A computed fold for a 104-nucleotide RNA from uncultured Hellea sp., annotated as Glycine riboswitch aptamer.

RNA sequence: CUCUUCCAAGCGGGAGAGUAUUUUGUGAUUGCUCGCAAUCACGGAGACGCCGAAGGAGCAACCGCCACCGGAAACUCUCAGGCCCCAAGGACCGCUUGGCAGAC
Repeated sequence: CUCUUCCAAGCGGGAGAGUAUUUUGUGAUUGCUCGCAAUCACGGAGACGCCGAAGGAGCAACCGCCACCGGAAACUCUCAGGCCCCAAGGACCGCUUGGCAGAC
């Protein structure tokens, strides 16, 4: 100098599942019996249904050492989180920069 593991930061990509239902608040529009109703949008709360790629938990191939024990997934569970679009979040992937260590 180059390469590799790990860590951090930046940039880019990044899925799935309810336009459902009950209630309530706000705003707009319309009708009319002027105080009510209907529709739409947004927000809060609830029940049911659903999703898995923040996090979490469980087991397993496998690994550490024969056992005990421990580690362990994008699998499983859905506690959490999320469910029109948008936004947010987002495992993981790629590139760049920097840091420790190692190889040559």
Notes
The organism belongs to Hellea, within Bacteria. It was read from a public genome assembly, where an Rfam model found it.